[in-house]
Context: one part of a larger RNA
């Protein structure tokens, strides 16, 4: 370290529970609000932070009823009331109800500011304060009143509506109207008139008493069932889809307008007009004219009203013991009650313990509902026919459109927009173009209950709903806490116990925190981090094992060691051996260096409707079943009725029709389709399997669309008002002198201050580089860098947006998001794409191929699987036989390639030629001949297979047919034919056959396709297969004959390795190869040539002599010379050569970490042949056993079968896939049970099944809970970069936030690098000092504290308890003004929401506006105190004025940039003195530190930091430089530089008791004011190296606000 046991720790699963939380039911309610509504801010308690309640009368007041003994909510304490004179409770009424909110006096950043009237309070009087009222719109009256005479519009005023706003906006009505989606694209079309906006309204809305339907009758509307997925409409595509009429629910009819008659009135008066009553209300109508009724009947409307309901209650049956145990309700025993055995509780299962339940009973008040009274009000009929009346810019009709199931068709009916435009009952309108006959109705006014739909809410109930990663987001102080600028997104978190009896007291510890005793309790390992307490994962202790060993972490053998034991065995460990390359997943194929998983736990995916098909089983059957409704009833269910309507019994025909036939057709004929043979089965449940519509197995888009909303705190540009830019340098126009020119012009010198002028700090930006890159930081330091009076920078307050802003333009910005922001919604969009899909056994088992395809990774149709039915030999193979054919090969007769010779038209050369006529040619070459050959698109021939057929065999692994479900349509190597390629590819494509794919063993070292061979299980039995038999490694060290190379274990090509065959040459007349000899003469052959003499070239290549000897095979000379070879002879004694087949070998033969025939090694253990044996797999065999099929007997049977035997035959490799038969799980009915003498869960694993799974004793545990039989599913986990939570590992690593810096000593403490105190050091000092604005909101201040928080510690903090702190007439803002911009009476537009905008009113970053100085607190101060001022308004004798107010007019306020002057004189600094310290020196001086208040400092207090102070000294300057604020009056320049009010003046108005002066006396509201503020308190997820606006800003050096040291002050950066 490993493996096992034990013990714990973390941890939270599981189990058990349930306050919550879901579905449906039934009743009831179906609104609330200007009498202030929902919703909320803030108060309200003795204490009091939150929730609840309430509401300045505030956990509450009053009053009626109920109940009954206690209470003061959740929620303990403590304190203190209340309460039988009835508290608290609980109900009905009433009262009070701050302030925001429609919000409503006026304004506003909700819960705040400010006002005007009236009538109070208090004061002399203002202020200050209480009640009350002032809102818009709309309707009525009234009054008043332009332009314009009457009017009218326009003002006033009063009454009045409550219109406003909310609510579940769930249902309804209407305006507005999308897109994903589907059509496998996509426009008409669909999604769909859905989302999503907008107006309106009810408890219901709608709709509704026929100008109807549509077909021969019905008779208003709405729902339900059916008709019917019918009829249609439909790129006739996806698909969209009715009416009637039938059964059902509930039923209800009705009024005006018009003619006619009256009456009033008005006028333009034979008349019209207008109001009012009566009439009258529909189709053979009504008025008018005749007749004829007085009472039936209705009612939806007005009052009362009985019963009854609701909002509190109430009253009532029956059980004791016994022993267990902490507890008894469970067990036993013996009894009751029941119109009550629902349910809950109580220390464990309770009809008789408590609450309740089952009958009954009940209301002061209020409230619904409404018999029944009464009142009001409606209510008829018959008949004649002149006459009159019945809805006008209406119906028609064009032309654009919606809208109906109906998409422009032939499209009627309705509807709506323009335009046009009737009739008058002898009239219209319709009946689905039109016509026409026949019918049906009566438009252009209106109202009208039920029966429908729906649930935010009250009340009761039920549930094969959940049960805490479930059920709502939310069992619990959740729409919280958190994230975001906003819309808006959105968690986590339940359990001690019967009772707190929540551990008195001891001990350790820091008077901690935690632990350990004692007690408590049945139990504390129930101790508040609390039931139960599983795994990852981290420790401890035994036991076995390990330190020469290589491994997918096992798996088989097995030895030792330990441990129990019934002595049979078991159980742990694991030396050592054989054997072995994880899952999943997509692949033709994965160990693959393809995908996915850190490990546990829990959760996570084929369902549910509707319709259709097919099995299968039950119910009747030529019939078979209901549906809407409706009844009954013992009410989780059952029963009936209801036939409306579906399906079937009869078909063919387009159809009229006909009918066992029928249609076509002149037919009786012939055929199609039916019947018929054989008569003929259908339907309705339930249950499966599988289409269709629906999100349709589960997660996944990027995108699309909203007349839906949110952002311009960032950042683009825009408007308004403010601010900011050390210091230096250059020297323009103008001017002037002065030269110069006729005069200008020009020149010079001064002067003078121009510039998108230089240079450079702040500021603003980002050129280059390094760093950083798990950052200090989600863009930065750090060094260098641009630009800094300008198109410059900047605050504050505005404005423009999502196909749309902004844009000095980069597609750049538009909240860390941009070629179209964010949220939220259509929305579970779509995804032919990728993952991922959860228990066992059994039986069978495929494709990776044709045809089609906007189709190629998809899908239809066939093929191939698998299940059920049916047929009955029909398959595969085998024999026999009979066939067509044109491949292989094979030929060359055709078609064409193509070689040699011939022969020879024909052309070409050449030669000859005056012309004919020739001649020639190793040119070319046709026909043709002779030989030799080629073809996939060449056949004179031509097969083997293989196909078709017929016979016989063939019962199988069969075959066919029909039917239900299916995967598959990416293959791939190998062998044999080919076709592309290059006769390359582990290459493509076919074909045909086989492996793999879906196949494991055996071989081929190792290796999916290759050779053997198809695993049902076992077995320590046997025999082969392919391949092997020296060892590793089972099995032979067999035999002959080859290689010598480690050939075997790399090629072309080259070679006297070498075995064996064959065929020729010399060879005893002596070969080959050696040695001894000769190798000659003409001749130096001739020509060439300097020279050629066998041997540069050419030519010829002859003779002689010989045994042989070449006009020369080579070397070689200048040329000869000269070697030397053919050839000859001797010698030698026996075989030498050459060629060609063919076995084995050799060379050819160079890579990078050590080499491979597997290895070692072998001379065989290589190769060849032989021949015997033996090994060798899951294959065949034997033995046993399981299992499917299927025969035959045999029993039973519900006739489908079961089940037993024959150890009967015949199987059982498996992926997609099919079928089959079972385990588990939650839950429910019914039965039987268990259980405080111990359930489930957890542990634990014997036992038992092929398996899923069973599941015993032990021990934890502390209340439920198992088995049989059915039944219903949220019903089974390892993978989906899943979800969610715990825990690991990386790792005690890396890191600890600018390297300005610390040291000692002392003190406190339980502990000090880090607190406090001191001494030293050190670093900023245009800040890292101070004031201020924003923006934070209590961080401020003290006392106490240390779990967490601080990157360590921590006594300490900006952490946590507690308590304290903010003081204004003059500072800031409001009561005072306006910019930009919002709002916005009335108005103007606008489908609707709403836009703009006058008047007006908001609205500072600007205008206007009165205080300084010192003290004082732990913590405020221009606020408190002290002195010393100003301001504004009240009241005011008395005197003096004639004004005030209000309108309107006018100055004014009031304004840019530059640069120079002037004034000033805040401050500052230096210098001299002068005093005062101290120190040093001294001859003397000086040197340093302080000085508008300082020193001294008895003495006292004290919380030890400090306060309080009597007395005494002393100073109050000189000189010089710089200069800010602020104030003046000019100059120059072009971009030409706010508005209003306070304030002043003028004129009108207007007054005799108001006003103004004033000594004097009073008033003076609200809100901020703490702290921090370039930062530890703000914006950045932090105590973050980033970001942030205005002021002051002191010395030395230096132009300087640069830099470098320093002062005051402030730190030294939390390890």
């Nucleotide at each position: 370290a490993g493996c096992g046991c034990a013990u714990g720790g973390u941890g939270a699963a599981u189990g058990c529970c349930u306050u919550g939380g879901u579905g449906c039911c039934a009743a009831c309610a179906g609104g609330c609000g200007a009498u202030g509504a929902a919703g909320g801010a803030c108060g309200u308690g003795g204490u009091a932070a939150g929730c609840u309640g309430c509401g300045a009368u505030a956990a509450g007041u009053c009053u009626c009823g109920g109940a009954u003994a206690g209470c003061g909510g959740c929620a303990a304490g403590c304190a203190c009331g209340c309460u039988c004179u009835g508290a608290c409770c609980c109900g009905g009424g009433a009262a009070u109800u701050u302030c925001c909110g429609a919000a409503u006096g006026g304004g506003g950043u909700a819960a705040c500011c400010u006002g005007g009237u009236g009538c109070g309070g208090u004061u002399a009087a203002u202020a200050c304060u209480g009640c009350a009222u002032c809102g818009u719109c709309c309707c009525a009256c009234c009054c008043u009143g332009a332009a314009u005479c009457c009017a009218u519009a326009g003002g006033g005023g009063u009454g009045g509506g409550u219109u406003c706003g909310c609510g579940a906006u769930a249902c309804c009505c209407g305006c507005u109207g999308a897109a994903u989606u589907g059509a496998a694209a996509c426009a008409u079309c669909u999604u769909a008139g859905u989302a999503a906006g907008c107006g309106g309204a009810g408890g219901a809305a709608a709709a509704g008493a026929a100008a109807g339907a549509g077909a021969a009758u019905c008779g208003a509307u709405u729902c339900c069932g059916u008709a019917a997925g019918u009829a249609g409409u439909g790129g006739c595509g996806a698909g969209c889809g009715a009416a009637a009429g039938c059964g059902g629910a509930a039923c209800a009819g009705c009024c005006c307008a018009a003619a006619c008659c009256g009456g009033a009135g008005g006028c333009u008066u034979u008349g019209c007009c207008u109001c009012c009553g009566g009439g009258g209300u529909u189709u053979c109508g009504g008025g008018c004219c005749c007749c004829g009724a007085u009472g039936u009947g209705g009612g939806a409307c007005c009052g009362g009203a009985a019963a009854g309901a609701u909002u509190a209650g109430g009253u009532c049956a029956a059980g004791c013991g016994u022993a267990u145990g902490g507890a008894a309700a469970g067990a036993c025993g013996c009894u009751c009650c029941a119109g009550a055995g629902a349910g809950g509780g109580u220390g464990a299962g309770a009809g008789a313990c408590c609450c309740g339940u089952g009958a009954c009973c009940g209301a002061a008040a209020a409230u619904c509902c409404g018999a029944c009274c009464g009142g009001c009000c409606c209510u008829a009929g018959g008949g004649a026919g002149u006459c009159c009346c019945a809805g006008a810019g209406u119906a028609g009709c064009a032309c654009g459109g919606c809208a109906c199931a109906c998409g422009u068709g032939a499209a009627a009916c309705g509807c709506c927009g323009u335009g046009u435009g009737a009739a008058g009952a002898c009239g219209c309108g319709c009946g689905g173009a039109c016509c026409a006959c026949c019918g049906c109705g009566u438009a252009a006014g209106g109202c009208u209950a039920a029966a429908u739909a729906c649930u935010a809410g009250u009340u009761g109930g039920c549930g094969a709903c959940c049960g805490a990663u479930a059920g709502u987001g939310a069992a619990c102080c959740a729409g919280u806490a958190c994230c975001g600028c906003g819309a808006g997104g959105g968690a986590a978190a339940g359990g001690u116990g019967a009772a707190a009896a929540g551990c008195a007291c001891c001990g350790c510890u820091g008077c901690g925190a935690g632990c350990g005793g004692a007690g408590u309790g049945a139990a504390a390992c129930a101790g508040a981090a609390c039931c139960u307490g599983a795994a990852a994962c981290c420790a401890u202790g035994c036991g076995c094992u390990u330190a020469c060993a290589a491994a997918g972490u096992g798996u088989c053998a097995a030895a030792g060691c330990c441990c129990c034991u019934u002595u049979g065995g078991g159980g742990g460990u694991g030396a050592u051996g054989g054997c072995g390359u994880g899952c999943c997943u997509u692949u033709u194929g994965c160990u693959u260096a393809a995908u996915g998983a850190g490990u546990c736990u829990g959760c996570g995916a084929g369902u549910u409707u509707g319709u259709g098909u097919c099995a299968g089983u039950c119910g009747c059957a030529a019939g078979c079943u209901u549906a809407a409704g409706c009844c009954c009833u013992u009410c989780c269910g059952g029963g009936g009725c209801g036939g409306a309507g579906g399906c079937g019994a009869a078909g063919c025909g387009a159809a009229a029709g006909c009918g066992a036939g029928u249609c076509c057709g002149a037919a009786u004929a012939g055929g199609g389709c039916g019947a018929c043979c054989c008569a003929a089965a259908g339907u309705g449940g339930c249950u499966g399997g599988c289409g269709c519509a629906a999100g349709a197995c589960c997660c996944g888009a990027a995108a699309c669309g909203g007349a839906g909303g949110u952002g311009a705190u960032c950042u683009a540009c825009c408007c308004a008002u403010g601010g900011c830019c050390a210091g230096g340098u250059u020297g323009a126009a103008g001017c002037g002198u002065c030269g110069g020119u006729a005069a200008u012009a020009c020149g010079a010198c001064g002067u003078g201050g121009a510039g998108g002028a230089c240079c450079g700090a702040a500021c603003c930006g980002g050129u280059g580089a390094a760093c950083c890159u798990u950052g200090a930081g989600a863009a930065g330091u750090u060094c260098u860098c641009g630009g800094a009076u300008g198109a410059g920078c900047u605050g504050u307050g505005g404005g423009u947006a999502g196909g749309a802003g902004u844009g000095a333009a980069a597609g750049g910005c538009u909240a860390a998001u941009c070629a179209a922001a964010c949220c939220c919604c259509g929305u579970g969009a779509u995804a032919g794409c990728u993952g991922g899909u959860u228990c066992u056994c059994c039986u069978c088992g495929a494709a990776a191929u044709g045809c089609a395809u906007u189709g190629a990774g998809g899908u239809g149709c066939a093929g191939c699987g698998u299940c059920g039915c049916g047929u009955g030999c029909u398959g595969a193979c085998u024999g026999a036989u009979g066939g067509g054919g044109g491949u292989a090969g094979a030929g060359c007769a055709c078609u064409g390639a193509a070689u040699g010779a011939g022969c020879u038209a024909g052309g070409g050369g050449g030669c000859a030629u005056a012309c004919c006529c020739g001649c020639u040619u190793a040119c070319c070459a046709a026909a043709c001949u002779c030989a030799a050959u080629c073809a996939a698109a060449c056949u004179c021939c031509g097969a083997a297979u293989a196909c078709c057929g017929u016979c016989a065999g063939g019962u199988g692994u069969a075959g066919c047919g029909c039917g239900g479900c299916a995967g598959u349509g990416a293959g791939u190597c190998g062998g044999u034919g080919g076709g592309g390629g290059a006769u390359a590819a582990g290459c493509u494509c076919c074909a045909u056959c086989g492996u793999c794919g879906a196949a494991a063993g055996g071989g081929a070292a190792a290796c999916a396709a290759c050779c053997c061979a198809g695993a049902u299980c076992a077995g320590c039995a046997g025999c082969u297969a392919a391949g092997g038999u020296g060892c590793c490694c089972a099995a032979a060290u067999a035999a002959c004959g080859c290689u010598c190379a480690g050939u075997g274990g790399a090629a072309a090509g080259g070679a006297u390795g070498u075995g064996g065959g064959u065929c020729u040459a010399c060879u005893u007349a002596g070969a080959c190869a050696g040695u001894g000899a000769g190798g000659a003469u003409g001749u130096u052959g001739g020509c060439u040539u300097a020279g050629a003499a066998g041997c540069a070239g050419c030519c010829a290549c002859c003779a002689u002599u010989u045994a042989a000897a070449a006009a020369g095979u080579g070397c070689g000379u200048a040329a000869u010379a000269g070697c030397u070879u053919a050839c000859u002879c001797a010698u030698c004694g026996a075989g030498u050569g050459g060629a060609u087949c063919u076995g084995c070998g050799c060379c050819g033969a160079a890579a990078a970490u050590g080499a491979u025939u597997g290895g070692c090694g072998a001379u065989a253990a290589g190769c060849g042949u032989u021949a015997u044996a033996c090994c060798g797999a899951a294959g065949c065999u034997c033995u046993g056993g399981g299992u499917g099929g299927u025969a035959c007997u045999g029993u039973c049977c519900u006739c489908g079968g079961a089940c037993a035997g024959u150890g009967g035959c015949c199987g059982c490799g498996g992926u997609a896939g099919a079928g089959g038969a079972g385990c588990a799980u939650u839950g429910c009915c019914g039965g039987a049970g268990c259980g405080u003498c111990g359930a489930a869960g957890c542990u634990g694993g014997a036992u038992a099944g092929c398996g899923a799974u069973u599941g015993a004793a032990g021990g934890u545990g502390g209340a439920g809970u198992u088995c049989c039989g059915g039944c219903a599913a949220g019903a089974g986990a390892g993978u989906a970069u899943g979800c969610a939570g715990a825990c690991a590992u990386g790792a005690g690593u890396a890191a600890c936030g600018u390297u300005a810096a610390g040291a000692c000593a002392g003190g406190u403490g339980a502990a000090a690098u880090u607190c406090c105190u001191g001494u030293c050091c050190g670093c900023c000092g245009u800040a890292a000092a101070c004031c201020c604005a924003a923006g934070g909101u209590u961080u401020c201040c003290u006392g106490g504290g240390c779990u967490a928080c601080g990157u360590u510690g921590u006594u300490c903090g900006u952490c946590c308890c507690a308590g304290g702190g903010u003081u204004a007439g003059c500072c800031g803002g409001g009561g005072c003004c306006u910019a930009a911009g919002u709002c916005g009476a009335g108005g103007c537009c606008g489908a609707u929401g709403g836009g703009c905008g006058u008047a007006g009113a908001c609205g500072a970053u600007g205008g206007a506006u009165a205080u300084c100085a010192g003290g004082u607190u732990a913590a405020u101060a221009u606020u408190c105190c002290u002195g010393a001022g100003c301001c504004u308004c009240c009241c005011a004798a008395a005197c003096c004025c004639a004004a005030a107010g209000c309108a309107c007019c006018g100055a004014g306020g009031a304004c840019g940039c530059g640069g120079g002057g002037g004034u000033g004189g805040a401050g500052a600094g230096a210098u001299g003195a002068c005093g005062c310290c101290g120190a040093c020196u001294g001859a003397a001086u000086g040197u340093g530190g302080c000085g508008g208040a300082g020193g001294u400092g008895a003495g006292g207090c004290u919380a030890c930091g400090g306060c309080c102070g009597a007395u005494c000294c002393u100073a109050c300057c000189u000189u010089c430089u710089c200069a800010a604020a602020a104030c003046c009056a000019a100059c120059g320049c072009c971009a030409a530089g706010a508005a209003a009010a306070g304030c002043c003046g003028g004129u009108g108005u207007g007054u005799c008791g108001u006003g103004c002066u004033a000594a004097g006396g009073g008033a003076g509201c609200c809100c901020g004011u703490a702290c921090c503020g370039c930062a530890a308190a703000c914006c950045a997820a932090c105590a973050c190296a980033g970001g942030u606006g205005g002021g002051u800003g002191g010395g030395u050096a230096g132009a300087g606000u640069a830099u470098a040291c320093c002062a005051a002050g402030g730190c030294g950066u939390a390890a």
Predicted 3D model of a 1615-nucleotide part of an RNA (large-subunit ribosomal RNA, half A) from an Akkermansiaceae bacterium. Lineage of the source: Bacteria > Pseudomonadati > Verrucomicrobiota > Verrucomicrobiia > Akkermansiaceae.